[in-house]
Context: one part of a larger RNA
């Protein structure tokens, strides 16, 4: 000098665009953050129509709300955090033994049967959470049979394996099943690169390799049995400490050094530890089971919970925001659709936290006014500065109009941006410094005191270095200080 997710002190007019718990991966009240589909299914309120009626209503049809159930798809995305991890985790360049729901193009089909289980009804247990027994029932739920291209095998041949319909009304669609191909996403392997410590020198027994088997979507000591005795290491193994990695960011002429907030890619985690289930995909943040710590409820028998989602609270801290609006746009999930959901997102609120822009007036004005300060008492300086005179109206204020963002409809932002008119210099300047480095000097007070200080150093009676004043210098809605990096 530059920079900052900064903090502190003094000060503070406006706008645009960004940023905003770096500390306790500490604990969390409350609300919201993942649902949707009646065009898969059972069931079914109001209303309407018809019939009957003892005028209370009943039955049938139509209708399809709300809640709950069976079923499908989605809850593996999106959002958060950086604890762990020195590792094929990440980066880069390759590879073969793999998988991929929805999507795209194509091929062959969707025939004929069956038995259940919820919701429901009845009974019953429990304080609750939640059950239990019996009975009845539907389906795109479940199970056989038929058919079988490719696939597999002991290969002229044999064996095994599929499906589901619904809406609608003739226009095509939607859905489902078996192959095979694509696209996209994922799993796996490998060369190279990736912090400090030798006051860590040896480490290793599924360890290193082989055979066989199991397991996986898939290769493999991934696992197991047997056999061999290997494998790594001073080109730093092992151990200890520290740390998410990268694109990037800051600095620097560069080489390099430091760093990894916001945005983007990858990884890991979801109270702590472990485990699997379902599924195309998880060993699953707002799923399940077990153990533990903690909090809460309890009728003491037993139960409930997990903000490192968005707000918000306590705590920690020098320190970091609203318990806001809307699905209008973009995107996502479900649905044929209408539409529903979406604290993703888009916006608004708060903070000079940063960057950028603008303003706090302009011209004229010497009797060089008054006052202040200094003085050799003549004067000098503040100083065209003020007043006065003549103008202007950015921003802000008041009144009126008023968008784009939206392809037909639909605008949270928002009566916002912007435009027009009105009033009036009116509402808007501070902070640090002045001994040298380093731009800027005098007086008074103090008297090695009180104090200053980044370094050198000032202060013991004329202090340009302390404190005040006048004057001056620098920057300016900021200015200084502290911290950190180059």
């Nucleotide at each position: 000098g530059a920079a900052c997710g900064a903090a502190c002190g003094c000060u503070g007019g406006c706008g645009g665009c960004a940023u905003g718990c770096c500390u306790a991966a500490c604990a969390c009240a409350u609300g919201c953050a993942a649902g949707u589909c009646g065009a898969a299914c059972g069931g079914g309120a109001a209303g309407c129509c018809a019939u009957c009626u003892u005028c209370g209503g009943a039955u049938g049809g139509u209708g399809g709300a709300g809640a709950g159930g069976c079923g499908g798809c989605g809850g593996a995305c999106g959002g958060g955090u950086g604890a762990g991890u020195a590792a094929c985790g990440c980066g880069u360049a390759g590879g073969a033994a793999u998988u991929u729901g929805c999507c795209c193009a194509g091929u062959a089909g969707u025939g004929g049967g069956g038995g259940a289980c919820a919701a429901c009804a009845u009974g019953u247990g429990g304080a609750a959470a939640c059950g239990c027994a019996u009975g009845a029932u539907a389906a795109u739920a479940c199970c056989g049979c038929a058919u079988a291209c490719g696939c597999c095998c002991u290969a002229u041949g044999g064996u095994g394996g599929a499906a589901a319909g619904c809406a609608g009304g003739g226009g095509a669609u939607c859905u489902u099943c078996g192959g095979a191909a694509g696209a996209u996403g994922g799993g796996c392997c490998c060369g190279c690169g990736u912090c400090g410590g030798a006051u860590u020198a040896g480490c290793u027994u599924g360890u290193u390799g082989g055979u066989g088997a199991g397991g996986u979507a898939a290769c493999g000591g991934c696992u197991c049995a047997c056999c061999a005795a290997g494998g790594c290491u001073u080109c730093g193994a092992u151990c200890c400490g520290u740390a998410g990695c990268u694109g990037g960011u800051c600095u620097g002429a560069g080489a390099g050094g430091a760093u990894g907030a916001u945005c983007a890619g990858c990884c890991a985690c979801a109270c702590u530890g472990g485990g699997a289930c379902u599924g195309a995909g998880a060993c699953a943040c707002g799923g399940c089971c077990c153990a533990g710590a903690c909090u809460c409820c309890u009728a003491c028998g037993g139960g409930a919970g997990g903000c490192a989602g968005c707000a918000g609270u306590g705590g920690g801290g020098a320190a970091u925001a609203u318990u806001g609006g809307a699905c209008a746009a973009u995107g996502g999930g479900g649905g044929c659709a209408a539409c529903c959901c979406u604290g993703a997102u888009c916006c608004a609120g708060c903070c000079a936290u940063g960057c950028c822009g603008c303003g706090u007036g302009a011209g004229u004005g010497a009797a060089g006014a008054a006052g202040g300060c200094c003085u050799u008492a003549g004067g000098g300086u503040u100083g065209u500065a003020a007043a006065g005179c003549u103008c202007u109206u950015u921003c802000g204020c008041c009144g009126g109009g008023g968008a784009a963002g939206a392809u037909a409809a639909u605008g949270a932002c928002g009566g916002u941006a912007c435009c027009c008119g009105g009033a009036g210099a009116a509402g808007a300047a501070g902070c640090c410094c002045c001994g040298g480095c380093u731009a800027a000097c005098u007086c008074c007070g103090u008297g090695c005191c009180a104090g200053c200080a980044g370094c050198c150093g000032c202060g013991g009676u004329a202090a340009g270095a302390c404190g005040g004043a006048g004057g001056g210098g620098g920057c300016g809605a900021g200015c200084g200080u502290u911290g950190u990096u180059c």

The part of an RNA shown here (small-subunit ribosomal RNA, 5' domain) has 486 nucleotides and comes from an uncultured prokaryote.
It matches the Rfam family "Bacterial small subunit ribosomal RNA".
The RNAcentral record of the full RNA draws on ENA.